Context: one part of a larger RNA
RNA sequence: UUGGGCGUAAAGCGUUUCGUAGGCUUUUUCGUAAGUUACACUUCAAAGCUUCCCGCUUAACGGGAAAAAGGGGCGUAAUACUGCGAGAAUAGAAGUGUGUCGGGGUUACUGGAACUCUCGGUGUAGGAGUGAAAUCCGUUGAUAUCGAGAGGAACACCAAGGGCGAAGGCGGGUAACUAGGCACAUUUUGACGCUGAUGAACGACAGCUAGGGGAGCGAAAGGGAUUAGAGACCCCUGUAGUCCUAGCCGUAAACUAUGCUCGCUAAUCUCGUUUCGUAAGAGACGGGAUGUAAGCUAACGCGUGAAGCGAGCCGCCUGGGGAGUACGAACGCAAGUUUAAAACUC
Numbered sequence: 001u002u003g004g005g006c007g008u009a010a011a012g013c014g015u016u017u018c019g020u021a022g023g024c025u026u027u028u029u030c031g032u033a034a035g036u037u038a039c040a041c042u043u044c045a046a047a048g049c050u051u052c053c054c055g056c057u058u059a060a061c062g063g064g065a066a067a068a069a070g071g072g073g074c075g076u077a078a079u080a081c082u083g084c085g086a087g088a089a090u091a092g093a094a095g096u097g098u099g100u101c102g103g104g105g106u107u108a109c110u111g112g113a114a115c116u117c118u119c120g121g122u123g124u125a126g127g128a129g130u131g132a133a134a135u136c137c138g139u140u141g142a143u144a145u146c147g148a149g150a151g152g153a154a155c156a157c158c159a160a161g162g163g164c165g166a167a168g169g170c171g172g173g174u175a176a177c178u179a180g181g182c183a184c185a186u187u188u189u190g191a192c193g194c195u196g197a198u199g200a201a202c203g204a205c206a207g208c209u210a211g212g213g214g215a216g217c218g219a220a221a222g223g224g225a226u227u228a229g230a231g232a233c234c235c236c237u238g239u240a241g242u243c244c245u246a247g248c249c250g251u252a253a254a255c256u257a258u259g260c261u262c263g264c265u266a267a268u269c270u271c272g273u274u275u276c277g278u279a280a281g282a283g284a285c286g287g288g289a290u291g292u293a294a295g296c297u298a299a300c301g302c303g304u305g306a307a308g309c310g311a312g313c314c315g316c317c318u319g320g321g322g323a324g325u326a327c328g329a330a331c332g333c334a335a336g337u338u339u340a341a342a343a344c345u346c
Base pairs, nucleotide, nucleotide: 004317005316006315007300008299012314014202015201017200018199022195023194024193026089027088028087029086030085031084032083034082035081036078037077038076039075041073042072043071044070050066051065052064053063054062055061092192093189094188095187096185097184098183099182100181101180104178105177106176107175108174109173110172111155115151116150117149118148119147120146121145122144126137127136163170164169207248208247209246210245211244212243216242217241221237222236223235224234259313260312261311262310263309264308267290268289269288270287271286272285273284274283275282276281295302296301319346320345321344328339329338330337331336
């Protein structure tokens, strides 16, 4: 390489959200005959391979004859499938109308509880903290309690096996802008589709640049303990950071450790929307869950949300370590990221 694989053994890119090339692609009619199939001719020297006969005492070896498969060229024929050209259709896809759903996104305004600080009142000796303590705060009046003011961050209950989003993620309220899903319709277009190398966009936290902001929490740092030591766990402080604006970074156990799309294969519960129905209820579509048959799996388990049975396309794996490292390249302000070996060793 072929093959076999990718939930947990190596292996699904963070997201297929957009999309180029490429690959693949509904039903049907006519034409064409490029692929395809059949046949004929021709060619693929000899030797060799295969079969038969013969010659060396046998064999190796040698001599003679025959034949097949396959490839190239050319011609004739066939038309199921693929391709190409033309036409038609509506089950895929998209649009339209009506309705509806939701923490989907962006921006602005705004609310109360809590917390901290400041000021004032009451009030007096403690408070805080721990396994126990101490550092720490407090007679310059703390803690507690009442009133006023300021500030920043996060939104209790509702709340759920719940909802939305491609993923990351999204939760006080109101408004504006905006994206999407779903149902219904004897509505429109008529294959416009699927996947997607390269590419583009988005992408938690931490981190970086500039300017703001800074209540609480809190890497670093300081102190108190613990301890043989304690660069920790515990306690008292506390800077970056956490927040906002603009721009980078591009990684996570970015996990369902399970790529996307389409079809088929027992059930049950539940949520949302909607149709029919007086209602009970029944149906359709979409979402969530339980875990049963068949089946699959090395087992665990999966089981209409498949890891079952099939189709299309992409990505990835090939013993452990060395190593996701070196070198090179690209990107980045940096941190570093992406791509990615070998020697050697077991």